[in-house]
Context: one part of a larger RNA
RNA sequence: GAGUAACGAUCAAAGAGGUGAAAAACCUCUUCGCCGAAAAUCCAAGGUUUCCUGUCCAACGCUAAUCGUGGCAGGGUGAGUCGGCUCCUAAGGCGAGGGCGAAAGCCGUAGUCGAUGGAAAACAGGUUAAUAUUCCUGUACUUCUUAUAAUUGCGAUGGGGUGACGGAGAAGGUUAGGCUAGCACGGCGACGGUUGUCCGUGUUCAAGGUUGUAGACUGAGAUUCUAGGUAAAUCCGGAAUUUCUUAAGGUCAAGAACUGAUAACGACCACUCUUUGAGUGGGAAGUAGUCGAUACCAUGCUUCCAGGAAAAACCUCUAAGCUUCAGAUUAUAAGAAACCGUACCCCAAACCGACACAGGUGGAUAAGUCGAGAAGACUAAGGUGUUU
Repeated sequence: GAGUAACGAUCAAAGAGGUGAAAAACCUCUUCGCCGAAAAUCCAAGGUUUCCUGUCCAACGCUAAUCGUGGCAGGGUGAGUCGGCUCCUAAGGCGAGGGCGAAAGCCGUAGUCGAUGGAAAACAGGUUAAUAUUCCUGUACUUCUUAUAAUUGCGAUGGGGUGACGGAGAAGGUUAGGCUAGCACGGCGACGGUUGUCCGUGUUCAAGGUUGUAGACUGAGAUUCUAGGUAAAUCCGGAAUUUCUUAAGGUCAAGAACUGAUAACGACCACUCUUUGAGUGGGAAGUAGUCGAUACCAUGCUUCCAGGAAAAACCUCUAAGCUUCAGAUUAUAAGAAACCGUACCCCAAACCGACACAGGUGGAUAAGUCGAGAAGACUAAGGUGUUU
């Protein structure tokens, strides 16, 4: 230089009360403003205690601080069903033997790992200062083991089926959700009007079970033969005969209805207390119409060429073998379901950017009015006024 620039988005504050040594910034209340396909809510990744409570204010916070994601202390993460582990494989990794190399090692069969994919099963309500599909209440479901009873051809690391898949487009049936009316409860106005065709709030209810609808696909059953499926096969494939029929039969399948639910929830009301707040009790209506998804039926249908994972689980077939046993099926009963994660942030002050950094960061949810619309504007729920 200079008490100058700056104090990190131009969304915005004002008043009252409280606490306190001290309040523009902390807490409470009343207004006001901002976001609202987000600046809301929930996850994955990543972080790793930042979560909650008490207490403290040196340093950290671009100012103050009674406040904090700061210091100190204590507390907090509860699972057969959520996600892992477990079962299965993809790209890829490793790799017994093996091949190659002077060696280090490289490649690679059998195999063994490896999810971002496949595979059993849970919902609603309540509860904590902090966890909840985990605790509690209610109602469910799955797999396995053992025992008993009845029936009985069971059996795999093998065969077959299934699992099992692309892009685009269109129409239909539904639901989530919205809106309106009805119904229930409350209100009648501190400038004028407002008993009315007025205003405000609520009108919520799951999985599971029974049923098999809209719709989609397919002809279905029986018998015989059989060069294929590395052996076998009653299975699959191929061929023939015959019966039933062109809408039956079969397979799949949203949704609705009933049940679940005489419960729960519920605007609101009453009472109590240790009165910034909390607890206890009671509890109305709880219907209809309409609009309607990018969600479900649907891995469907139509169409196109660039022709769009694998394996296990599952069903079935037999081989060796067993055929009193063992094993299998059905029913009933009893039992088991371990271990790990679970707090909190998650378009962010907690992750990646040296910072409490105008940057970056995958998925799910997707309200109202106008609108083609997830645009835009204004709002709801919710959040917030960006630490001079």

Predicted 3D model of a 388-nucleotide part of an RNA (large-subunit ribosomal RNA, domain III) from a Pseudomonadota bacterium. Rfam family: Bacterial large subunit ribosomal RNA. Gene Ontology terms of the family: ribosome and structural constituent of ribosome. Model confidence (mean pLDDT): 82 of 100. Lineage of the source: Bacteria > Pseudomonadati > Pseudomonadota. The RNAcentral record of the full RNA draws on ENA.